[in-house]
The RNA shown here (c-di-AMP riboswitch aptamer (ydaO/yuaA leader)) has 134 nucleotides and comes from a Syntrophomonadaceae bacterium.
RNA sequence: AUUUAGGAUAGGCCGAAGUCUCUUGAAGGGACACGGGGGAACCAAAAAAUGGGGCGAAUUUUCAAAAGAUUUGGAAUAGGGUGGCCCGAGCCCGAGCCCGACAGCUAACCCCGUAGGCAUUGCGGGCAGUAUGC
Numbered sequence: 001a002u003u004u005a006g007g008a009u010a011g012g013c014c015g016a017a018g019u020c021u022c023u024u025g026a027a028g029g030g031a032c033a034c035g036g037g038g039g040a041a042c043c044a045a046a047a048a049a050u051g052g053g054g055c056g057a058a059u060u061u062u063c064a065a066a067a068g069a070u071u072u073g074g075a076a077u078a079g080g081g082u083g084g085c086c087c088g089a090g091c092c093c094g095a096g097c098c099c100g101a102c103a104g105c106u107a108a109c110c111c112c113g114u115a116g117g118c119a120u121u122g123c124g125g126g127c128a129g130u131a132u133g134c
Base pairs, nucleotide, nucleotide: 012118013117014116018032019031020030021029022028033114034113035112036111037110038109043104051102052099053098054097055096060076061075062074063073064072065071066070079093080092081091082090084127085126086125087124088123089121
C1' cells in the first nucleotide's frame, strides 16, 4: 500500500416506516408527522360466467427443459432506483406477501402501518442551498 472478515461511532441508500413524550426501566401507551384500506349522493359500470380484491416499481410477451397445467433456467418489456433538484450517460431492480366469497369512485365517518434490507456513480452539463475563511 492492497484485499477479506467482524465491531463501534458519524454521515448516508431502498422503503410510508420518523421525531418527541409518559412509565424507575422494559413491554406497552400517547402526540405530531408520513403512509395505506373501508365507506354516500352524483357519476361510472351495467349483471353473471373462467371467482374477485389489496399492498408494492415489480406488469406483460416469448424460448427451452422436465412435466401435466406447475416448476426451473434464459431473452425481452410496462414500470422503478442511483447520495439537494433537473437532463443525459453508465450501473442495478423488474420480487414477494396479504384478504377470504367480499369491496368502482366516494364527503362525513371508521379501521390499520411506522417494518425489513443495505454499502456507496469521486460521471458530464445545468440550477439552487448551507457551512467555513478572507
The organism belongs to Syntrophomonadaceae, within Bacteria. The coordinates come from a structure-prediction model, not an experiment, and the mean pLDDT is 77.